[in-house]
Context: one part of a larger RNA
RNA sequence: CUGGGCUUAAAGAGUGCGUAGGCGGCUUGGCAGGUUGGGUGUGAAAUCCCUCGGCUCAACCGAGGAACUGCGCUCAAAACCGCCAGACUUGAGGGAGACAGGGGUGAGCGGAACUGAUGGUGGAGCGGUGAAAUGCGUUGAUAUCAUAAGGAACACCAGUAGCGAAGGCGGCUCACUGGAUCUCUUCUGACGCUCAGGCACGAAAGCUAGGGUAGCGAACGGGAUUAGAUACCCCGGUAGUCCUAGCUGUAAACGAUGAGCACUGGGUUGGAGGGACCCCCAUAUCCUUCCAGCCGAAGCGAAAGUGUUAAGUGCUCCACCUGGGGAGUAUGGUCGCAAGGCUGAAACUC
Numbered sequence: 001c002u003g004g005g006c007u008u009a010a011a012g013a014g015u016g017c018g019u020a021g022g023c024g025g026c027u028u029g030g031c032a033g034g035u036u037g038g039g040u041g042u043g044a045a046a047u048c049c050c051u052c053g054g055c056u057c058a059a060c061c062g063a064g065g066a067a068c069u070g071c072g073c074u075c076a077a078a079a080c081c082g083c084c085a086g087a088c089u090u091g092a093g094g095g096a097g098a099c100a101g102g103g104g105u106g107a108g109c110g111g112a113a114c115u116g117a118u119g120g121u122g123g124a125g126c127g128g129u130g131a132a133a134u135g136c137g138u139u140g141a142u143a144u145c146a147u148a149a150g151g152a153a154c155a156c157c158a159g160u161a162g163c164g165a166a167g168g169c170g171g172c173u174c175a176c177u178g179g180a181u182c183u184c185u186u187c188u189g190a191c192g193c194u195c196a197g198g199c200a201c202g203a204a205a206g207c208u209a210g211g212g213u214a215g216c217g218a219a220c221g222g223g224a225u226u227a228g229a230u231a232c233c234c235c236g237g238u239a240g241u242c243c244u245a246g247c248u249g250u251a252a253a254c255g256a257u258g259a260g261c262a263c264u265g266g267g268u269u270g271g272a273g274g275g276a277c278c279c280c281c282a283u284a285u286c287c288u289u290c291c292a293g294c295c296g297a298a299g300c301g302a303a304a305g306u307g308u309u310a311a312g313u314g315c316u317c318c319a320c321c322u323g324g325g326g327a328g329u330a331u332g333g334u335c336g337c338a339a340g341g342c343u344g345a346a347a348c349u350c
Base pairs, nucleotide, nucleotide: 004321005320007304008303012318014201015200016199017198021194022193023192025088027086028085029084030083031082033081034080035077036076037075038074039073040072041071042070049065050064051063052062053061054060091191092188093187095184096183097182102177103176110154114150115149117147118146119145120144121143125136126135162169163168206247207246208245209244210243211242215241216240220236221235222234223233258317259316260315261314262313263312266295267294268293269292270291271290272289273288274287275286276285299306300305323350324349325348332343333342334341335340
């Protein structure tokens, strides 16, 4: 270096964009760098291999041959790789129309619930639990009615549904905006795939500055329980949860399954379209494209299972793994305000 792997045994980067690099559709002509064949020169000696010989044999030594799989020069071939020039449309891109979803900003608005405030009624309990107590209440609570206020979240619709690269996205409305898909075909003519570094996005918690704070609620205080109870239960309650501007960059970031292309029996359900049938429309039926599920042939798999959304059969590119512990620790580097992140051992031990 090759050979093996990566759903659950060690192992797919959280996700995308993309540079270098690697790989790349069909066809014609040319070149001859790679490639292939011939010739020639060289490839010291020794060693290795073969044959013969010399020490009684062997080791060892001598002679001859082969080999030295390489390199230079030269001649030739043109299938393949490469390069140059040209052509093509199936890959890729672009256009029009319709459905659906997300983000940001500004303005205005909706109802239920909750909390505190004010006022009315009312008059002794309320609350809470397994049972209680702490707590609240004659300075009038709980309950009930009215008024205005506040912050946060959007019941039903709601789905095995939809959208997004992932994280994720649910009241209503307006403006702006990214992408997929289907149908129609016009155009460009391989413009493609993957991607080390790099850049961007990235739940929750956390951090910085400023606001906001209804409910909930780490820490903390109290009441219980208990042998104890730094808990589970109860009464309170600060950060936080919310907004703006930045930082952090991690998750069982999971389908524990990287991306792309091609091929390989079926059945069934749902979503978004198109077409056929029909005088037209609708329903039903049939055909077809994309998306999301379920069941299962073959195959695969240690099995569980998977099975056209592969974990099947192949190709291309990238990341990662190499016994358990020590340890995602130490050290160095680097990023961060910090918390910490990324990179990442060894001794020793079984």